A computed fold for a 76-nucleotide RNA from methanogenic archaeon mixed culture ISO4-G1, annotated as transfer RNA. Its Rfam family is "tRNA". The coordinates come from a structure-prediction model, not an experiment, and the mean pLDDT is 82. NCBI's taxonomy places the organism under Archaea, Methanobacteriati, Methanobacteriota, Methanomicrobia, Methanomicrobiales.
């Protein structure tokens, strides 16, 4: 340098044009206990990597960029 894949709450993850973006773990509160753990109920936490385009409408489609990964090529 080239090809392909990935980027979504603190972590992992579903969703591939249209209802309020899904679940688990974690975290906070309440209940339960003598207390702890477990369990149950509830809450907070995301401007979907960035910029632009298409569209009535974009996390989703297109282009560029940034970051990560795999493979190939080149130089020394």
């Nucleotide at each position: 340098g080239g090809a392909c894949c990935c980027g979504u709450g603190g972590u992992c993850u579903a969703g591939g044009g249209g209802u309020u973006a899904u679940g688990a773990c974690g975290u906070c509160g309440c209940a339960u206990u003598g207390a702890c753990a477990u369990u149950g109920c509830g809450g907070a936490g995301g401007u979907c990597g960035c910029c632009g385009g298409u569209u009535c409408a974009a996390a989703u489609c297109c282009g560029g960029c940034c970051g990560g990964g795999u493979c190939c090529a080149c130089c020394a």